[in-house]
Context: one part of a larger RNA
RNA sequence: CUGGGCGUAAAGCGCGCGUAGGCGGUUCGGUAAGUGGGAUGUGAAAGCCCCGGGCUCAACCUGGGAACUGCAUUCCAAACUGCCGAACUGGAGUAUGGUAGAGGGAGGUAGAAUUUCCUGUGUAGCGGUGGAAUGCGUAGAUAUAGGAAGGAAUACCGAUGGCGAAGGCAGCCUCCUGGACCAAUACUGACGCUGAGGCGCGAAAGCGUGGGUAGCAAACAGGAUUAGAUACCCUGGUAGUCCACGCCGUAAACGAUGAGAACUAGCCGUUGGGGCCCUUGAGGCCUUAGUGGCGUAGCUAACGCGAUAAGUUCUCCGCCUGGGGAGUACGGCCGCAAGGUUAAAACUC
Numbered sequence: 001c002u003g004g005g006c007g008u009a010a011a012g013c014g015c016g017c018g019u020a021g022g023c024g025g026u027u028c029g030g031u032a033a034g035u036g037g038g039a040u041g042u043g044a045a046a047g048c049c050c051c052g053g054g055c056u057c058a059a060c061c062u063g064g065g066a067a068c069u070g071c072a073u074u075c076c077a078a079a080c081u082g083c084c085g086a087a088c089u090g091g092a093g094u095a096u097g098g099u100a101g102a103g104g105g106a107g108g109u110a111g112a113a114u115u116u117c118c119u120g121u122g123u124a125g126c127g128g129u130g131g132a133a134u135g136c137g138u139a140g141a142u143a144u145a146g147g148a149a150g151g152a153a154u155a156c157c158g159a160u161g162g163c164g165a166a167g168g169c170a171g172c173c174u175c176c177u178g179g180a181c182c183a184a185u186a187c188u189g190a191c192g193c194u195g196a197g198g199c200g201c202g203a204a205a206g207c208g209u210g211g212g213u214a215g216c217a218a219a220c221a222g223g224a225u226u227a228g229a230u231a232c233c234c235u236g237g238u239a240g241u242c243c244a245c246g247c248c249g250u251a252a253a254c255g256a257u258g259a260g261a262a263c264u265a266g267c268c269g270u271u272g273g274g275g276c277c278c279u280u281g282a283g284g285c286c287u288u289a290g291u292g293g294c295g296u297a298g299c300u301a302a303c304g305c306g307a308u309a310a311g312u313u314c315u316c317c318g319c320c321u322g323g324g325g326a327g328u329a330c331g332g333c334c335g336c337a338a339g340g341u342u343a344a345a346a347c348u349c
Base pairs, nucleotide, nucleotide: 003321004320005319006318007303008302012317014201015200016199017198021194022193023192025088026087027086028085029084030083031082033081034080035077036076037075038074039073040072041071042070049065050064051063052062053061054060091191092188093187094186095185096183097182098181099180103177104176105175106174107173108172109171110154115149116148117147118146119145120144121143125136126135162169163168206247207246208245209244210243211242215241216240220236221235222234223233258316259315260314261313262312263311266294267293268292269291270290271289272288273287274286275285276284277283278281298305299304322349323348324347331342332341333340334339
């Protein structure tokens, strides 16, 4: 170099944008770098291989051939790849008109509830549990009515639903803004796919500075339980949870399934759009983009997958190669730190 693999056995980077590179639609013409063929030169000898010969045989020696799969020069071919030129519209994109949506950012605003405070009513309990106790309450609690403050989250709608590349996104209104889909034309004319490095985004927790703090709640304190109880249960409660800006860069970041393209039975739902049909109905049919359930062929170790493939193929990237040691040590890079990332070996089974 080569092989076999990656849903669950080891193995798909958390996700995108994109550099180099790899790969790349249809037609015609040219070229001849790759490619195929011929010729010439060279490819030392020895050795290997084949056919002979010489030592009584063999080893050994020796003659001839083949081979030396290569390189150079030259001639021919032009299907395929490349390159050059011309053209095309099916891939890709642009324009026009619409549609749905918790897609993103900023500002504003609404009601319910919890808590606290004030006032009224009212009186002895409340709370909590398996049962209790700690706790709260005659300095008037709990309950109830009215008022006020403040923070956080948005019941019902709600979905087996929608949007987003992923993380993720949910009251309502306004502004700014990204993407998708559909229909019919017109236009550009391969402008494409993937993507080592690189750059960006990235739940929660955590960190820095400054705010905020209703509820919840690591740590902590107390009460229980228990042999003990550094827990599970209860009463409290600080970081934190929230906001702004800056870090961190991880996850069962999961569909444990990389991206793109083509092809391959059906049936039933559902979301967005379009079309057709009438017997206008809560209708039927077709189509397109999503999103679910079952299932044929096929695949699979089985489970299962099955047009949203784990089927049949192509292109590009990432990754795996027995268990432990170990996602560790050392070194590098990154980070304020916590740590992250890259990543062994001895030894052992």